[in-house]
Context: one part of a larger RNA
RNA sequence: CACGGCUAAGGAACUCGGCAAAUUAACCCUGUAACUUCGGGAAAAGGGGUGCCUUCAGCAAUGGAGGUCGCAGAGAAAUGGCCCAGGCGACUGUUUAACAAAAACACAGGGCUUUGCGAAAACGAAAGUUGAAGUAUAAGGCCUGACACCUGCCCGGUGCUGGAAGGUUAAGAGGGGAAGUUAGCGCAAGCGAAGCUUUGAAUCGAAGCCCCAGUAAACGGCGGCCGUAACUAUAACGGUCCUAAGGUAGCGAAAUUCCUUGUCGGGUAAGUUCCGACCUGCACGAAUGGUGUAACGAUCUGGGCGCUGUCUCGGCCGUGAGCUCG
Repeated sequence: CACGGCUAAGGAACUCGGCAAAUUAACCCUGUAACUUCGGGAAAAGGGGUGCCUUCAGCAAUGGAGGUCGCAGAGAAAUGGCCCAGGCGACUGUUUAACAAAAACACAGGGCUUUGCGAAAACGAAAGUUGAAGUAUAAGGCCUGACACCUGCCCGGUGCUGGAAGGUUAAGAGGGGAAGUUAGCGCAAGCGAAGCUUUGAAUCGAAGCCCCAGUAAACGGCGGCCGUAACUAUAACGGUCCUAAGGUAGCGAAAUUCCUUGUCGGGUAAGUUCCGACCUGCACGAAUGGUGUAACGAUCUGGGCGCUGUCUCGGCCGUGAGCUCG
């Protein structure tokens, strides 16, 4: 040093934090709160008993009565510590094989959307296969995530869906015209038919885009300044600017609050944490869901009882490693 056992008095004073250890523990009897989705919570919590002998009852298990021994009777081992409050996630599950088990993923439930069957979607140059030997109470994609109460406003931008009048628009169709060549004409300069070659205007020409509507449980977004009430303060009220619309309900110093250890209250002798409020929300907010919530959790946070070598503050013992000698 490692592992294990014991320890006066105190009992978390240790520490980031009761980490670790200790307490508790089996069975029987009793008893059991808030809350609750009425199932639970619950082994809640808390309390008592347990050996052996005699006797009685009983078929027996066992029970009643009496007695008796020990420090100790579930005599060893194995075998829940408990309670209060809050955050998150409903739950049982799943996960980073070998530093993370969680508040992450999944989930039942909810919603939007695609798909009429040779389905959509996916793999594949294709054939074909999965979907599915299924058929909209089905299958795929995306989001949310039990349950309760709810889910406000904005379609201007982006996306998607629908529309087809007009604008724009490819290949292609079209071929006005232009250029080269030269039979011919001309004294020459030059002109120049047909054909061939090259080029090519107008016009016609789909989807798309522009355009017109719809759509937010699609991606997303959800203001500023000034004044005003018979103390003061504040502003139900008014004015003005801007916007597609200006954040509704609920919650709020929050897993979100910078200032901040905000302020007040509770708990403590003393509390940057915690709980309850307030609202000045730097920078909550409604399926990127909002707010609650019984039960559940090797979850996270705060408090208490019990218990202890965590500590005051150390000590002793055992086993091993190491060291010394050999």
Molecule: large-subunit ribosomal RNA, domain IV
Organism: metagenome